SAM riboswitch aptamer (S box leader) from Gynurincola endophyticus, 116 nucleotides, folded computationally. Its mean pLDDT, the model's own confidence on a scale to 100, is 82.
[in-house]
RNA sequence: UACUUAUCAAGAAAGGCUGAGGGAAAUGGCCCGUUGAAGCCUUGACAACCUACCUCCAACAUUGUUGGGGAUAAGGUGCCAACUCCAUCCCGAUGGAUAAUCGGGACAGAUAAGUC
Repeated sequence: UACUUAUCAAGAAAGGCUGAGGGAAAUGGCCCGUUGAAGCCUUGACAACCUACCUCCAACAUUGUUGGGGAUAAGGUGCCAACUCCAUCCCGAUGGAUAAUCGGGACAGAUAAGUC
């Protein structure tokens, strides 16, 4: 880098350095930001994808292997404004409607685990 699978409506901030942008990309919107954006560092929290440990169930097999559920949060990640901030493409419902609202899907993206 590519592919596969799962999840994406919940959750969780302070301090220091610094100083103007930021919300992935494009367009539009709407927000956040000098009462300090992004970035870096420290500490803390959230969560429970993977590993480890504990526990329950099932099947093999025989005291372990595999699968599933649960607990914990030690290790590896992740994450700590707004649904992945919203829309864009397709389908459907309501509707007089190419308005608006709602629902589903696709695309894209993020994270984890795995494969080449």